[in-house]
Background: The RNA shown here (Glycine riboswitch aptamer) has 88 nucleotides and comes from a Paracoccaceae bacterium.

RNA sequence: GGGUCAACGCAGGGAGAAUCGGACCAGUCCGAUGCCGAAGGAGCAACCGCCCCGGUAAACUCUCAGGCCACAGGACCUGUCUGGCAAA
Numbered sequence: 001g002g003g004u005c006a007a008c009g010c011a012g013g014g015a016g017a018a019u020c021g022g023a024c025c026a027g028u029c030c031g032a033u034g035c036c037g038a039a040g041g042a043g044c045a046a047c048c049g050c051c052c053c054g055g056u057a058a059a060c061u062c063u064c065a066g067g068c069c070a071c072a073g074g075a076c077c078u079g080u081c082u083g084g085c086a087a088a
Stems, first nucleotide, its partner, number of pairs: 007082001009080005018033006034068003040064001041062003047055003
């Protein structure tokens, strides 16, 4: 100096899962039961350690939260702006 890469922003893509009743009055609320997992959250293995215990992962598991017309949200992926610590 160049490239890779983290993170933020922007653009695009982005799944799953309901019905009944009541109130109300034209799309909201309440109740009952059921369901979904890819916001967030929680839990665990191998392994490691200072080994009665502790550290540590997910797209796995749980469903607290969130969601089950659409809108919105949405892990993650692609592109892009900027470009910082560290490593090579």
It matches the Rfam family "Glycine riboswitch aptamer". The family has 44 seed sequences and 9,425 matches in Rfam 15.1. Rfam's curators write: This family represents the bacterial glycine riboswitch. Its mean pLDDT, the model's own confidence on a scale to 100, is 77.